This is a predicted structure of a 543-nucleotide part of an RNA (large-subunit ribosomal RNA, domain I) from an Erysipelotrichaceae bacterium. The coordinates come from a structure-prediction model, not an experiment, and the mean pLDDT is 84. The RNAcentral record of the full RNA draws on ENA.

[in-house]
Context: one part of a larger RNA
RNA sequence: GGCGUACGGUGAAUGCCUUGGCAUAUAGAGCAGAUGAAGGACGCGACUAACAGCGAAAUGCUUCGGGGAGUGGUAAGUACAUGAAGAUCCGGAGGUAUCCGAAUGGGGUAACCCAAUGCAGGUAACUCUGCAUUACACAUAAGUGAAUACAUAGCUUAUGAUGAGACAACCCAGCGAAUUGAAACAUCUUAGUAGCUGGAGGAAAAGAAAAUAAUAAUGAUUCCCUUAGUAGUGGCGAGCGAAAGGGGAAGAGCCCAAACCAGACAUAGUCUGGGGUUGUAGGACUACAAUGUGGUAUUCUAAAGGGAUAGUCGAAUGGCAUUGAAAGGCCAGUCAUAGAAGGUGCAAACCCUGUAGACGAAAUCUCAAUAGAGCCUAGUAGUAUCCUGAGUACGGCGAGGCACGUGAAACCUUGUCGGAAUCCGCGGGGACCAUCCCGUAAGGCUAAAUACUCCUAUAUGACCGAUAGUGAACCAGUACCGUGAGGGAAAGGUGAAAAGAACCGUGGGAACGGAGUGAAAUAGAUCCUGAAACCGUAUGCCU
Numbered sequence: 001g002g003c004g005u006a007c008g009g010u011g012a013a014u015g016c017c018u019u020g021g022c023a024u025a026u027a028g029a030g031c032a033g034a035u036g037a038a039g040g041a042c043g044c045g046a047c048u049a050a051c052a053g054c055g056a057a058a059u060g061c062u063u064c065g066g067g068g069a070g071u072g073g074u075a076a077g078u079a080c081a082u083g084a085a086g087a088u089c090c091g092g093a094g095g096u097a098u099c100c101g102a103a104u105g106g107g108g109u110a111a112c113c114c115a116a117u118g119c120a121g122g123u124a125a126c127u128c129u130g131c132a133u134u135a136c137a138c139a140u141a142a143g144u145g146a147a148u149a150c151a152u153a154g155c156u157u158a159u160g161a162u163g164a165g166a167c168a169a170c171c172c173a174g175c176g177a178a179u180u181g182a183a184a185c186a187u188c189u190u191a192g193u194a195g196c197u198g199g200a201g202g203a204a205a206a207g208a209a210a211a212u213a214a215u216a217a218u219g220a221u222u223c224c225c226u227u228a229g230u231a232g233u234g235g236c237g238a239g240c241g242a243a244a245g246g247g248g249a250a251g252a253g254c255c256c257a258a259a260c261c262a263g264a265c266a267u268a269g270u271c272u273g274g275g276g277u278u279g280u281a282g283g284a285c286u287a288c289a290a291u292g293u294g295g296u297a298u299u300c301u302a303a304a305g306g307g308a309u310a311g312u313c314g315a316a317u318g319g320c321a322u323u324g325a326a327a328g329g330c331c332a333g334u335c336a337u338a339g340a341a342g343g344u345g346c347a348a349a350c351c352c353u354g355u356a357g358a359c360g361a362a363a364u365c366u367c368a369a370u371a372g373a374g375c376c377u378a379g380u381a382g383u384a385u386c387c388u389g390a391g392u393a394c395g396g397c398g399a400g401g402c403a404c405g406u407g408a409a410a411c412c413u414u415g416u417c418g419g420a421a422u423c424c425g426c427g428g429g430g431a432c433c434a435u436c437c438c439g440u441a442a443g444g445c446u447a448a449a450u451a452c453u454c455c456u457a458u459a460u461g462a463c464c465g466a467u468a469g470u471g472a473a474c475c476a477g478u479a480c481c482g483u484g485a486g487g488g489a490a491a492g493g494u495g496a497a498a499a500g501a502a503c504c505g506u507g508g509g510a511a512c513g514g515a516g517u518g519a520a521a522u523a524g525a526u527c528c529u530g531a532a533a534c535c536g537u538a539u540g541c542c543u
């Protein structure tokens, strides 16, 4: 020095565990904000750095309920308090709620600086103190009031739970890429996606045919299955890609404008009330008839009852031996509308919390049968006249949307230029024309079926088990990095119980050796198990 053996060090794999995650289902909720939000800064404790809680009334105040013995959070210490006159704790409703932040008295480098007005207090005095008000826009009302006579603009004041800012995804709208694919690339595709902006709701949007069809008809919208990767479209490349029809979910229909009548006024008109609302055309108008029927999605009130926010009751087991410890074993029992689960010194239906089942609210919120109020609601005949949404329909040019790339290109939208008709009207049925059929544009509202999950509750898992599962099981969006936008970790486990090693010895100490605790200390605090690499000590053999 090598090989081996034994015992260690280091190291952290592995095994076991789970406080945390992930996914899904069901139900709820989708709120909140100038009565100052979301989110923060700074404070508040006897001792207090942090987290959590709270706000100068600061680890808490009041009250109404629950609950019933300890309590003063994590947090184990000392001290001091407090509680059957019911504390701590849990829930409902209130009070307080510094400063910043839409931030709103003015300013500003957020959490700071500086005011004005009124009221109150105070000082020898002040540039002292406290409370309240004071942003802008809009609406309404009043006052005032230019050029300019009346007036108007403007200004001022009052009133307003008016607006602003926040918000994970879902929704609507405006603007709108590129990587990519086409095996290059330009039309095309990616894609009306990502992104940016505006707006809204618990859903949004759409919606009661100027529809779809085809000789038969259907009868608003939305969503699902199918039709169908079909018909089409397409440098006919890559690709893109319907609809009718059929089957389901859900189901609901309505209101204005106008004609005409009446009233008011700034009187060629406008406003208000009545009237009226459609396509087998309807209405106005004229004549006749009726006073009742039905509805309610909007509004208000009441309300049986249900639910949410604390809780309550809740069956049944003992012994023996083993063990550190019994819940495992043996023996003998019990309950079960409860043998789900978790805990307890090992594996517990009967020890604890619970579970099945049964019950419960002073207060607030919510759903709601039903009742009332309010609101809405009808016909027949006649057809002379009037009305039925105009810079609209439609056309040319240029674009966009439709599965449809200009194509034979209808249909929808419109930048620009033109520009109708008025029910004997007008639009559509994929160029266009005729016939036929369907509808009635140029005003508006509308639940449900549908989409999503920042969040709450419950339950579940051929989901993970600490290099996994969220980035984060642990004081994590932390430490740290970056001027900044932003990037972004590592890190779980003593033991049943701290019983966390009194005391003695050595040492400057760290520590070690004893002693002691414990079932175990090679469980001794970076402490379960403790692999390998790597490093030693001792030793056998070989050299």
Base pairs, nucleotide, nucleotide: 001542002541003540004539005538006537007536008535009534015528016493017492020464021463022461023460024459025458026457027456028455029453030452039100040099041098042055043054044053046078047077050074051073052059061094062093063092064091065090066089070082071081072080105114106113107112115134116133117132118131119130120129121128136163137162138160139159140158141157142156143155144154170201171199172198173197174196175195181188185235211218212217222249223248224247225246226245232240233239253445254444255443256389260274261273262272263271264270265269279423281388282387283386284385285382286381287380288379294376295375296374299373300372301371302370305367306366307365308364309363311359312358313357317332318331319330320329333350334349335339341353342352343351394418395417396416397415398414399413400412401411404430425440426439427438428437429436480487481486500527503514504513505512506511